Large-subunit ribosomal RNA, domain IV from a Bdellovibrionales bacterium, 331 nucleotides, folded computationally.

Context: one part of a larger RNA
RNA sequence: AUCUGGUUAAGGAACUCGGCAACUUAACACCGUAACUUCGGGAUAAGGUGUGCCUAACCUCGUUAGGGGUGGCCGCAGAGAAAUGGGAGUAGCGACUGUUUAUCAAAAACACAGAUAUGUGCUAAGUCACAAGACGACGUAUACAUAUUGACGCCUGCCCGGUGCUGGAAGGUUAAGAGGAGUGGUUAGCGUAAGCGAAGCCGCGAAUCGAAGCCCCAGUAAACGGCGGCCGUAACUAUAACGGUCCUAAGGUAGCGAAAUUCCUUGUCGGGUAAGUUCCGACCUGCACGAAUGGCGUAACGACUUCUCCGGUGUCUCAACCAGAUGCCCA
Numbered sequence: 001a002u003c004u005g006g007u008u009a010a011g012g013a014a015c016u017c018g019g020c021a022a023c024u025u026a027a028c029a030c031c032g033u034a035a036c037u038u039c040g041g042g043a044u045a046a047g048g049u050g051u052g053c054c055u056a057a058c059c060u061c062g063u064u065a066g067g068g069g070u071g072g073c074c075g076c077a078g079a080g081a082a083a084u085g086g087g088a089g090u091a092g093c094g095a096c097u098g099u100u101u102a103u104c105a106a107a108a109a110c111a112c113a114g115a116u117a118u119g120u121g122c123u124a125a126g127u128c129a130c131a132a133g134a135c136g137a138c139g140u141a142u143a144c145a146u147a148u149u150g151a152c153g154c155c156u157g158c159c160c161g162g163u164g165c166u167g168g169a170a171g172g173u174u175a176a177g178a179g180g181a182g183u184g185g186u187u188a189g190c191g192u193a194a195g196c197g198a199a200g201c202c203g204c205g206a207a208u209c210g211a212a213g214c215c216c217c218a219g220u221a222a223a224c225g226g227c228g229g230c231c232g233u234a235a236c237u238a239u240a241a242c243g244g245u246c247c248u249a250a251g252g253u254a255g256c257g258a259a260a261u262u263c264c265u266u267g268u269c270g271g272g273u274a275a276g277u278u279c280c281g282a283c284c285u286g287c288a289c290g291a292a293u294g295g296c297g298u299a300a301c302g303a304c305u306u307c308u309c310c311g312g313u314g315u316c317u318c319a320a321c322c323a324g325a326u327g328c329c330c331a
Base pairs, nucleotide, nucleotide: 001326002325003324004323005322006321007320008319010317011316014315027051028050029049030048031047036041038151052073053072054071058069059068060067061066074078086310087309088308089307091305092304093302094301098110099109114149115148116147117146118145119144120143126135127134128133152297153296154295155294157227158226159225162224163223164220165219166218167217168216171215172214173213177209178208182204183203184202185201186200189196190195228246229245230244231243232242255289256286267283268282269281270280271279
């Protein structure tokens, strides 16, 4: 000097990104216990009091043992050591118990019961495999598979134009194949020659016929997704219930809103503080919330995140000392 423990006057979070770390609390019995609530909880809520030893007689409970009173005794200290919850309030997120990055992340991420959609009638759909075969399932639509959401409560608006899926089959397009108009090569023959050229064989090959798909026509958003602009207007001003106009498939409903989302922004107002970029309650001008990529609430729960208060404290003002360990220096 560092590390690990311990103690500390006065103050008590002034420390710090942040009470990180440490302290406080703690057992048992009795008293007592709020908001809120899904009536189960919340709750060991909170907040108090007591705790050792002896006790003949007396009172009381008890079947005995014994318990409770009563009376007394000792210590600085009676849960005499160890072990053994600090508490309360507010908001966010996730309902919950669970799961996870073995070796920097335990969470608001994953899962979850519940909700919904789609597929599947059994040799099921789906999955593995070249196949045989197997799982699904020795199950049978109250089943199985896939996808999304994620307890519960109140709800879940408009758009099918695009993409996808499902259905339709009149028309258009359309492969192999069918078809074989025509045409080329070859050459018996004809011709003085140039050349013409039957049949056969070998090629090329038009029309026509020809499935699904696509085009087309419908349906479908708890399918992928999407959910406007400008101008004017009320007897102060301001604002615009109202009107006009352009565009769209339709122009964002309920609820929420400076939010885990708000750039401007430390928005404005209120609360809390002597002083508050955080926090809580409002406002709405939502750069760029919004309804199962779920919306808004919500008791309980959380080694989650934010803010506040009480208690207690060497976190700090501001350090000091003690014990042990290690390193170094001196002897």

The coordinates come from a structure-prediction model, not an experiment, and the mean pLDDT is 88. The sequence was found in a public genome assembly. It matches the Rfam family "Bacterial large subunit ribosomal RNA". Its family is annotated with structural constituent of ribosome and ribosome in the Gene Ontology.